[in-house]
RNA sequence: UACAUACAAGGGCAAACCCGCCGAAAGGCGGGGACGCAAAGCCAGGACCUAAAGCGCGAGCUAUGGCCGACCGGCUGCUAUG
Numbered sequence: 001u002a003c004a005u006a007c008a009a010g011g012g013c014a015a016a017c018c019c020g021c022c023g024a025a026a027g028g029c030g031g032g033g034a035c036g037c038a039a040a041g042c043c044a045g046g047a048c049c050u051a052a053a054g055c056g057c058g059a060g061c062u063a064u065g066g067c068c069g070a071c072c073g074g075c076u077g078c079u080a081u082g
Stems, first nucleotide, its partner, number of pairs: 003082004012037002017032006035069001041075003045072002048066002054061002
């Protein structure tokens, strides 16, 4: 340095749910809370969610809005053992 493994120690993150706030929604932020996570660290390229405005007679279409804690992809990284 690369790879593999992890029931240890130390430390980290924090699902559901509840309260408050923001948002048209999806969803997000703060506090509480722990189901889990060895990349549950970072990135919106794929996929996916939403459809305010716009378009359409209408059913509806559409991301410039979201989501990486389902998944694929990219970048980086701690401890121990081999």
Molecule: c-di-GMP-I riboswitch aptamer